[in-house]
Molecule: FMN riboswitch aptamer (RFN element)
């Protein structure tokens, strides 16, 4: 350093104002929100080598709509299912940069919910550490 088991710890964000109504944080208008891992041409930060603002080496951070996991639903159980992006632009290459315009979103309650209440003090991929073993 790699596997393997075991155990610790940790692991999701947003609702205002106005209107209509007997009633709506749930309709209407105009607001906020974006979970892990992988990819990411960043004039990306930071440290560091060097004579150097060239260039190299380490970290770190970079997609809600790409490819995967999760929760979430179905099932008696094996299992299965499981949202949403397009246009221009630069380029040798971008559904990841930059520009515009859109678009998504469990299940139960309740006037019809991403965002209020519940199930949930739950569960959870994933991170971080530990200890034991094998390499």
């Nucleotide at each position: 350093g790699u596997c393997a088991a075991u155990c610790c710890u940790u692991c999701g964000g947003g609702g205002u104002a106005u209107g209509u109504g007997u009633a709506a944080u749930u309709c209407a208008u105009a607001a906020c929100c974006g979970a892990c891992g992988g990819u990411g041409a960043g004039c990306g930060c930071a440290u560091u080598c060097u004579a150097a603002c060239a260039g190299g080496a380490u970290g770190c951070c970079g997609a809600g709509u790409c490819c995967g996991u999760g929760a979430g639903c179905c099932g008696c159980a094996a299992g299965g299912c499981u949202g949403a992006g397009c246009c221009g632009g630069u380029g040798a290459g971008a559904u990841u940069c930059c520009g515009g315009c859109a678009c998504c979103g469990a299940c139960g309650g309740u006037a019809a919910a991403g965002u209020c209440c519940g199930g949930a003090u739950g569960g959870g991929a994933g991170a971080a550490g530990a200890u034991u073993g094998a390499u």